[in-house]
Context: one part of a larger RNA
RNA sequence: UGACGGGGACCCGCACAAGCGGUGGAGCAUGUGGUUUAAUUCGAAGAUACGCGCAGAACCUUACCAACCCUUGACAUGUCUGUCGCGAGUUUAGGAAACUAGACUUUUCGGUUCGGCCGGACAGAACACAGGUGCUGCAUGGCUGUCGUCAGCUCGUGUCGUGAGAUGUUGGGUUAAGUCCCGCAACGAGCGCAACCCUCACUUUUAGUUGCCAUCAUUAAGUUGGGCACUCUGAAAGAACUGCCAGUGAUAAGCUGGAGGAAGGUGGGGAUGACGUCAAGUCCUCAUGGCCCUUACGUGUUGGGCUACACACGUGCUACAAUGGUAUCUACAACAGGAAGCAAGACUGCGAGGUCAAGCAAAUCCUUAAAAGAUACCUCAGUUCGGAUUGCACUCUGCAACUCGAGUGCAUGAAGCUGGAAUUACUAGUAAUCGUGGAUCAGCGUGCCACGGUGAAUGCGUUCCCGGGUCUUGUACA
Numbered sequence: 001u002g003a004c005g006g007g008g009a010c011c012c013g014c015a016c017a018a019g020c021g022g023u024g025g026a027g028c029a030u031g032u033g034g035u036u037u038a039a040u041u042c043g044a045a046g047a048u049a050c051g052c053g054c055a056g057a058a059c060c061u062u063a064c065c066a067a068c069c070c071u072u073g074a075c076a077u078g079u080c081u082g083u084c085g086c087g088a089g090u091u092u093a094g095g096a097a098a099c100u101a102g103a104c105u106u107u108u109c110g111g112u113u114c115g116g117c118c119g120g121a122c123a124g125a126a127c128a129c130a131g132g133u134g135c136u137g138c139a140u141g142g143c144u145g146u147c148g149u150c151a152g153c154u155c156g157u158g159u160c161g162u163g164a165g166a167u168g169u170u171g172g173g174u175u176a177a178g179u180c181c182c183g184c185a186a187c188g189a190g191c192g193c194a195a196c197c198c199u200c201a202c203u204u205u206u207a208g209u210u211g212c213c214a215u216c217a218u219u220a221a222g223u224u225g226g227g228c229a230c231u232c233u234g235a236a237a238g239a240a241c242u243g244c245c246a247g248u249g250a251u252a253a254g255c256u257g258g259a260g261g262a263a264g265g266u267g268g269g270g271a272u273g274a275c276g277u278c279a280a281g282u283c284c285u286c287a288u289g290g291c292c293c294u295u296a297c298g299u300g301u302u303g304g305g306c307u308a309c310a311c312a313c314g315u316g317c318u319a320c321a322a323u324g325g326u327a328u329c330u331a332c333a334a335c336a337g338g339a340a341g342c343a344a345g346a347c348u349g350c351g352a353g354g355u356c357a358a359g360c361a362a363a364u365c366c367u368u369a370a371a372a373g374a375u376a377c378c379u380c381a382g383u384u385c386g387g388a389u390u391g392c393a394c395u396c397u398g399c400a401a402c403u404c405g406a407g408u409g410c411a412u413g414a415a416g417c418u419g420g421a422a423u424u425a426c427u428a429g430u431a432a433u434c435g436u437g438g439a440u441c442a443g444c445g446u447g448c449c450a451c452g453g454u455g456a457a458u459g460c461g462u463u464c465c466c467g468g469g470u471c472u473u474g475u476a477c478a
Stems, first nucleotide, its partner, number of pairs: 001478002003475003007472007015462002019426001021424003026318008034309002042053002064304005070298001073129001077128002079125006087106008109119003131293002134291003140287002142282003145278001147276001152191006158167003171182003197270004202238007211228003216225002241264001244258005320419001324378006336367003341360002345356004385416001390411007432454007
């Protein structure tokens, strides 16, 4: 100087407390461990692994296993030789396919000094080489998690100390903040904080089509004329600064209350992550040193596996019901996406769907609610709760749904009556609850990322638990 302390002081955080909803019990989905297996590919491991890499394993993916093939190779460059098209389509034999051996059709490469001269493509040969999701993340780059959006981490000059170092950065106040003020052997500066960026909330100006409709006509309908007031959508500005007032404070920084205001003291949300820590994670995104394989640890193909199942754990979904379930009727969104696409409408099927098909490369057309509301039944039951499981019959995607997809109808109708110890999210348009869209994607999610609808309770406070910051103290630790 640090680190540590079941030392001290001060401060902060959904850390506790006050509330509210969960998990832990049930069934299922999903990930992991374990076990099994020819293989169940590999990685991730307290917090910081476990709906994680995987924004989507039937084939492919795929890295694993079995079998069958190839060996200058699926891919690249170079040398030599040969051919002139390459390609596409049809087809025969063998085969599980890859592939092997053929046949037919179409087409007959470009430039040119007309010289196999140049280029291009294909085939063959030999070798240089290719190739490796093989190992090492403790050789690395890059990227990422975490402490933590915590308020810290340092430097120059000066001064002090023999020196390691100290000072500044400590102290008194204050702040979300090393934020600011005052003081001080310090004076300044840098990386962080804040601001500058995006978005939401208000107003003005501008622009009105595909958007809107107050007034005038018109219509089944903003449908049409008309208009651009209003809504809305783009663009450009304004607006919030403790600016004003009162109190308080040291006459400071600030704090408390008030006015005006759409918004008030960081207005809400996001992006933004200092020096560093964990030899944290990743050699399977990519790049890369070294090591290893080279008729195989490389490359194809078919089939299987990653989907197994005495069990254990994590994360979720659905429930156990009357603040509910069922039936009928009936309103109101936003974000998004759409051509190998979104599909209105009509017909058809109990339904998933099918057939025909308008419109739309979109503020024009299409995809678009549910909870809520109204009426009726159910009357506390393992039930008109709950929907697992299983049988039968179907639909869709796709070469192909056996292993192993999703959905529909009929039948079946399991556990479950609110969950032990323990544990977790959340402070406001939040929790809770309700549906909707998107990425990936042929098809497939209860996951993920977004969107809006309805919409709470509590917060005395900092004694305690956990994590963090500052000062100080002890130390046989570095």

Record summary: The prediction has a mean pLDDT of 82. Small-subunit ribosomal RNA, 3' major domain from an uncultured bacterium, 478 nucleotides, folded computationally.